[in-house]
Context: one part of a larger RNA
This record gives sequence, C1' cells and structure tokens, in this order.
RNA sequence: AUUGAACGCUGGCGGUAUGCUUAACACAUGCAAGUCGAACGCGAACGCAUCUUCGGAUGUUAUUAGAGUGGCGGACGGGUGAGUAACGCGUGGGAAUCUACCUUAUAGUGGGGGACAACAUGUGGAAACGCAUGCUAAUACCGCAUACGCCCUACGGGGGAAAGGGGGGGAUCUUCGGACCUCUCGCUAUUAGAUGAGCCUAUGUCAGAUUAGCUAGUUGGUGAGGUAACGGCUCACCAAGGCGACGAUCUAUAGCUGGUCUGAGAGGACGAUCAGCCACACUGGGACUGAGACACGGCCCAGACUCCUACGGGAGGCAGCAGUGGGGAAUAUUGGACAAUGGACGCAAGUCUGAUCCAGCAAUACCGCGUGUGUGAAGAAGGCCUGAGGGUUGUAAAGCACUUUCAAUUGGGAGGAAUACCUGCUGAGAUAAUAUCAGGCAGAUUGACAUUACCUUUAGAAGAAGCACCGGCUAACUCCGUGCCAGCAGCCGCGGUAAUACGGAGGGUGCAAGCGUUAAUC
Repeated sequence: AUUGAACGCUGGCGGUAUGCUUAACACAUGCAAGUCGAACGCGAACGCAUCUUCGGAUGUUAUUAGAGUGGCGGACGGGUGAGUAACGCGUGGGAAUCUACCUUAUAGUGGGGGACAACAUGUGGAAACGCAUGCUAAUACCGCAUACGCCCUACGGGGGAAAGGGGGGGAUCUUCGGACCUCUCGCUAUUAGAUGAGCCUAUGUCAGAUUAGCUAGUUGGUGAGGUAACGGCUCACCAAGGCGACGAUCUAUAGCUGGUCUGAGAGGACGAUCAGCCACACUGGGACUGAGACACGGCCCAGACUCCUACGGGAGGCAGCAGUGGGGAAUAUUGGACAAUGGACGCAAGUCUGAUCCAGCAAUACCGCGUGUGUGAAGAAGGCCUGAGGGUUGUAAAGCACUUUCAAUUGGGAGGAAUACCUGCUGAGAUAAUAUCAGGCAGAUUGACAUUACCUUUAGAAGAAGCACCGGCUAACUCCGUGCCAGCAGCCGCGGUAAUACGGAGGGUGCAAGCGUUAAUC
C1' cells in the first nucleotide's frame, strides 16, 4: 500500500460497487421454457342467429378454457469450479469437415395412398400408469412421377425431393363447397456467403529425482470398417518399434486467460465481481432424438440417499432465483416488473422469460456531505495540577447576533418512451385491381422503479462523534492507586514504595462515521 475479509467499541445522510472464500453437504415450499388456431381434428363456456312442446335443440364466431396430433425452441440464457498438468488454456499457423434460423442465386412445388392420437365403448391398477376394440384430420407418415448437383465398370447405367396455409377478387366454369387469377408466408433440391462448431500442429503454461526408466493398440506399414471429417479411431495381418536427465513415467497441487494487488522497475503473489475459453450437473455408465447434446430443470441401466404405498409397485435430484438445516470467524429478501435491453415462439396482437431492470438487507469497500457560523474575559462555575501566589481545561461554555446543507414537512415535477405498437393518409414496384405488401407523414397509447432525480414551502441550532494512542522506534505528560503482585508487550523491554511503560483521572496527540485488532499478499 492492499483485501469478496472477520472480531471489539461506536455509528447521521447520500451515490456507486460488492456480498457462502467453508460442506461439488442434504434439501421443505414457490417460481426459473415455452410458444404457434395464419399446420390439424375435437371442443366445455360466453356471445349471436334460428327453431321451440320453454325442458332444450341446431347453426355460427378463434371471443375462448382444455387436453391431443404437428412445427420451432427446451444444445441459448443462468449456476458451480469437483475433475483436469493436457492441445485444457494463451499466442501463431493449417487442411481432411459440418452448420437449423439469416442473406444470395437457380430450378421445382405434379399425382396418389394407408394409418395413429385426441374421442367413444369396455376393462386392469392403491397409485404411477396402462390394455383391448372402433372412428378421424393434417405442413404427421409412405409410395409413384420428374432430377441440376451425387455414384459406377462413364456416348451407357444406378439411386434419391417436396406441403400446404393466409389476404383479396374482375371476367369464365361450378356439384354453390369451390375451381381459377393474384399478392404473401411457407415447402423441396442445389450454389455462394455469414455465423457457429469439430479436427491437426509449433510454442508457452506449478512442485518433487528422498519418483529413472516407461509403453503392447504400444510405434509404423498394408487392407478393411467407422466418422461430418484426417487419423490405431476400431479390427485382421506384417514389421519391432515409440518416449526419456532439454526430466519420460509416477506422486502432490491446481480450472486457464484478459487481468487484480504490490513494486521506481525487474519481479513476486493472486485469478472474487466483469469478459473469453474449458469442464461438470446426486455418483458411475450408455445411447436416443436432433443442424447442433452423449443433454442442469430429457430418456435407459446400476449405486447411495430421501419420500409414497393397499407391500404387488412407484416418485425424486436447487453447483437456476429466493429460502431451510448443517458446516463455519463469516456472507443478504421464500420482494416488484416485463416499463427498458436481450432471448424463445408467433404474420401480428401478444404469451413466456428469478436472463435482465429495479427495490429490500449489510459502514463490506470507495467517494461526497453534515453534526453549525460569527461574536463573546467576569478569563464564570466545576474538574485537574500547584511551589497555595497561581496555572490549565478555555473563546471552550453561558450570553448576544445569524444561517438552515442533510434529516423532517408542504406542493410541484423532468428523463429513462421509440425508429416499439395501434389508427388514419400517402405510396415505388408486383397485379386485371382502388385488396395486399416495403417506405414516408400525422395522431393517440404504453413506467416496475416511484412518495424517482430535481425544484420548492414551513419550523427551529434544532435530530447527528467516536475510536486508538501518549518510555524509545513514534506525534503526544502529570497526579493518584498498585508494589516482580495485578498486569502490559510489535521489538527493545516495564512492574521488587516516589512507575511519563500496569489500572484510573485530568490534560494532550492522531485519525474520524469511523477507529483499532487479527488474518493474508507485495
């Protein structure tokens, strides 16, 4: 000088940060990943319309609860640092790869089929959850046609796609459903890009030799398999190699970095918050789905633990946000809002979002402000000391005159809000079109924080100072008590009857809403 600190005494306000360093210990409860009706079939309820025997019935509308099929997203965001001494990370190169959504470009989007949920009926089980039969839709599933690029033994042959939805409408046709036309969103195949990811390699990256030898898919080759991709990645055969005192192997410790602290620097120590990468998700193993995972809030198996049970069987995983127990010197609320930023889904409105933005708690840290200002000698009283005269506390107080920051109180009041969203007008181009769509203009609306910041009214010095030290180092001295006792102490050392060193008092010194102590680093 510094700290994610703790402890003791004390404590007025604000701003900005930070807040389980220990048990990767166990977790009650709530929330943290959904969304789409403009993919699809059902559809309770409200409304509307019609009928009505006033019981109700039928139709209709995405206004809409609810599950279900289907799509996209649950691989992001958030947490933790157990493992890891190695291509894990940092820096620099490289070739044998993939990449949903997005952008670019080209071509296509033709014609068919059969199911399964939901649902209904029956039935099993305590439950979790099923089973059987029957009905049904789709952008779900499967064939056929076509095929640029793909493969082969290459003038030839092989195999492989697709899905529709929404808005509007002048003619024409119509079984009055629509066909058809058009705009738009999608779908299929391929191209280039962007982004993201996988792989290889050079070099750097802690300690121990009281660890000296290590290695059998081990090192290389041929062939095959496998992967998105190279490769002993895997396998068969062949050869006997490969690494190592420039420290292999083993052991211990440890996430790495940008950086942080210190220091004149060189260095040393550290790796909280923030940012990049990696690893992990009760412990161990495994794959499925998918563009992407071997997947924190997915699946299967085994294990430990906890819970439910009708004993047959089931359920669970806070190292997400709060919160609980435990451990510990020690670390916060079971709060508000999606208003902003960002994300998922959706044409959109919007829904979801413990990401995030805010609020609450804590002097934990840094910064700022205040606790009054001027005047005031009878140098008051009291305290302490005294050589008894006085000295000191001390302009300090009282008194007099002012001011009102902050806190309290009254009223007002920005900005975070727009290029968002809605409505109206206009409108290049597409079009048969005045529907629809980019863009532009105008208007209205949207704030958790919030009793916001800030300004202002009122009243009154009113509500606001402590802590450590005073032998030397080291700024600051006397008295009383004690008597090698009680005690102090960072080092030297103090205390055995005149202690500036112990305890108290008066006085003083240093910092100040803090001051000391302890721990730790330079």

Small-subunit ribosomal RNA, 5' domain from an uncultured Gammaproteobacteria bacterium, 522 nucleotides, folded computationally. Model confidence (mean pLDDT): 83 of 100. The full RNA is in RNAcentral, with records from ENA and SILVA.